[in-house]
Context: one part of a larger RNA
RNA sequence: UUGGGCGUAAAGGGUGCGUAGGCGGUGCGGUAAGUUUGUGGUGAAAUCUCUGGGCUCAACUCAGAGUCUGCCGCGAAUACUGCCGUGCUAGAGUGUGGGAGAGGUGAGUGGAAUUCCCGGUGUAGAGGUGAAAUUCGUAGAUAUUCGCAAGAACACCAGUGGCGAAGGCGGCUCACUGGCCCGGUACUGACGCUGAGGUGCGAAAGCGUGGGGAGCAAACAGGAUUAGAUACCCUGGUAGUCCACGCCGUAAACGAUGGAUGCUAGCCGUUGGUGAGCUUGCUCAUCAGUGGCGCAGCUAACGCAUUAAGCAUCCCGCCUGGGGAGUACGGUCGCAAGAUUAAAACUC
Numbered sequence: 001u002u003g004g005g006c007g008u009a010a011a012g013g014g015u016g017c018g019u020a021g022g023c024g025g026u027g028c029g030g031u032a033a034g035u036u037u038g039u040g041g042u043g044a045a046a047u048c049u050c051u052g053g054g055c056u057c058a059a060c061u062c063a064g065a066g067u068c069u070g071c072c073g074c075g076a077a078u079a080c081u082g083c084c085g086u087g088c089u090a091g092a093g094u095g096u097g098g099g100a101g102a103g104g105u106g107a108g109u110g111g112a113a114u115u116c117c118c119g120g121u122g123u124a125g126a127g128g129u130g131a132a133a134u135u136c137g138u139a140g141a142u143a144u145u146c147g148c149a150a151g152a153a154c155a156c157c158a159g160u161g162g163c164g165a166a167g168g169c170g171g172c173u174c175a176c177u178g179g180c181c182c183g184g185u186a187c188u189g190a191c192g193c194u195g196a197g198g199u200g201c202g203a204a205a206g207c208g209u210g211g212g213g214a215g216c217a218a219a220c221a222g223g224a225u226u227a228g229a230u231a232c233c234c235u236g237g238u239a240g241u242c243c244a245c246g247c248c249g250u251a252a253a254c255g256a257u258g259g260a261u262g263c264u265a266g267c268c269g270u271u272g273g274u275g276a277g278c279u280u281g282c283u284c285a286u287c288a289g290u291g292g293c294g295c296a297g298c299u300a301a302c303g304c305a306u307u308a309a310g311c312a313u314c315c316c317g318c319c320u321g322g323g324g325a326g327u328a329c330g331g332u333c334g335c336a337a338g339a340u341u342a343a344a345a346c347u348c
Base pairs, nucleotide, nucleotide: 004319005318006317007302008301012316014201015200016199017198021194022193023192025088026087027086028085029084030083031082033081034080035077036076037075038074039073040072041071042070048066049065050064051063052062053061054060091191092188093187094186095185096183097182098181099180103177104176105175106174107173108172109171110154114150115149117147119145120144121143125136126135162169163168206247207246208245209244210243211242215241216240220236221235222234223233258315259314260313261312262311263310266293267292268291269290270289271288272287273286274285275284276283277282278281297304298303321348322347323346330341331340332339333338
C1' cells in the first nucleotide's frame, strides 16, 4: 500500500467550537480540466517473450517480430465529476405565536438536623461492640428543655422523570443568560456535513495564595481482633472536603457503542407540544424526546433490533500476538505531582 476491523476478543478521541482539507440537494445553458475515444510523435540499446539462424548440442550469440502497460500534441464525444453563468426549494437558516425543564452565572433567603457555648431540670452512668476496651462523666456527663453561634447539605415531592455537548445539574426567590420542542405561515436560497492542526470546557483527587472549618475524614495516635494485623471493627484526629482567584487536564470521563443523512414489520408504556372526537377527562392521530419487548436483518456468541450493533453514503479518530510498556530517551506542557507524544533490546 491492498485488504480486514473497533459494544464485550486489540481498537471510538472525555466533550464542544472551528481552520485547512475531504465530501456535498435540484433544473437549464456554457466550457471541456478530469473522463472516454480516434490519430500522430516519442517511449535508446541491452534485458524479457515468440519465431528462425550460427558455434556437433547447450549455455552463449545473430536476425526479425512482439512488448515497453508511460508521456506529449492534435481532432472528436459530453453521461458523470470539476469550473463559469442563471434559476428552484425538499437540506440548512431567519422571522412569528406558544411550551416544558435540578441548563448556566450572580445575589439574597428558609426550615430540619449536627456540633460547640450559656442557663434550667436531674443523677450515675454514658458511649461503643460479635464481645470488649481505649474514650467521656460526681470539676455533674448521657437524657431532657430555653436561648445563642457556626459551617455544610438540601428529607418528603422524586419518577428505567427532566435539562445539558460532555463533565455534570436538586430547598426557595430575584436578576442576567444559553440551548431545545411544537404550531401555522412569510422570507433567504445550498448558506450544508465532517473536521488533521488549533482552541474552549472538562468529576474526583492534588497544587499555589487568602479566607472558612459544623459534620465527615486519608495520614497519624490509641483500643481491640489475630500466630502476626503496618488491615477489616472501635475511640480520637490533621490535611482535605466548603468559598474566592489561579493551576492541573486525568477517570470503568461507559451506552465500554465518534458525528451527519436517508431507508427498513410491529406491540406496550412514559415526558413535552399540537390537532380532532366527544362522555370534560378520557380516546384517537401526529411531531420531538425517553424506556420495555419483539420480526426481518446482523452477530463468534451474548445480544442489538426505527434511540441498530440492520441496509447504504460522506468525514474524522483508532487497532495489528502476550510481556517488556503506556515504560526509557528526546520534545512540548506543568510550581510540583505529573500529563502528553512514544520506542527498542530481550523474552514467550
A computed fold for a 348-nucleotide part of an RNA from an uncultured Pseudomonadota bacterium, annotated as small-subunit ribosomal RNA, central domain. The RNAcentral record of the full RNA draws on ENA.